[in-house]
Notes: A computed fold for an 88-nucleotide RNA from Geopsychrobacter sp., annotated as c-di-GMP-I riboswitch aptamer.

RNA sequence: GUUCGAUAAGAGCAAAAGAGGAGUGAUCCUCUAGCGCAAAGUCAUGGGCCCAAAUUGUAUAAAAUUUGUGGGUUGCCAGACUGCCGAA
Repeated sequence: GUUCGAUAAGAGCAAAAGAGGAGUGAUCCUCUAGCGCAAAGUCAUGGGCCCAAAUUGUAUAAAAUUUGUGGGUUGCCAGACUGCCGAA
């Protein structure tokens, strides 16, 4: 230095729930809280899932589903970049 991840050490992040706020919504922000996490740090690049109105088809009583568009999710998976420590 690379791989790897320990009943190590010093740190970190922050689930659900609650309160307040933003948004049509998915969801997000702040505070309390702490389920858990060796990247639960960052990036929507690929896939998945979720939301929206309109649209292309199927179908139809209504619905539902599908195409494309816009948005969200990094604590869904992968990929990329960066990072603390140093046992085996």
Taxonomically the source falls in Geopsychrobacter (Bacteria, Thermodesulfobacteriota, Desulfuromonadia, Geopsychrobacteraceae). It matches the Rfam family "c-di-GMP-I riboswitch aptamer". About the family: GEMM was predicted in a large-scale screen for bacterial structured RNA regulatory elements. Gene Ontology term of the family: cyclic-di-GMP binding. Model confidence (mean pLDDT): 83 of 100.